């Protein structure tokens, strides 16, 4: 410094789902739970992919707070790639 995770130590993180709490919503925080993670550590950098409150547009109509589209500046790191940083064991 690079590539490997059969087995071991000592441990770590925590889906679903439940409560709370923010948030239009997707979703996210705390608490419990534990499906899975060897980067299931941080970074929204490409691209996917979720959501449209705002905006813009159509329609409609006595009204309009209502409804159809399109929009990320708003999400996903546990969709994939890229950054970066690092346990423990082997080579």
């Nucleotide at each position: 410094u690079c590539c490997u995770g059969u087995a071991a130590a000592g441990g770590g993180c925590a889906a679903a789902c439940c409560g709370u709490c923010c948030g239009a919503a997707a979703g996210g925080g705390c608490g419990g739970g534990g499906c899975g993670c060897a980067a299931a550590g941080c970074c929204g950098c490409u691209g996917g992919c979720c959501u449209a409150a705002g905006u813009u547009u159509c329609a409609a109509g006595g009204u309009a707070u209502c409804g159809g589209a399109a929009u990320a500046g708003g999400g996903u790191a546990g969709c994939a790639g890229g950054g970066u940083u690092g346990c423990c064991a082997g080579g």
The prediction has a mean pLDDT of 85. Predicted 3D model of a 91-nucleotide RNA (c-di-GMP-I riboswitch aptamer) from a Syntrophaceae bacterium. Of the family's consensus pairs, 95% are formed in the model. Lineage of the source: Bacteria > Pseudomonadati > Thermodesulfobacteriota > Syntrophia > Syntrophaceae. It matches the Rfam family "c-di-GMP-I riboswitch aptamer". Its family is annotated with cyclic-di-GMP binding in the Gene Ontology.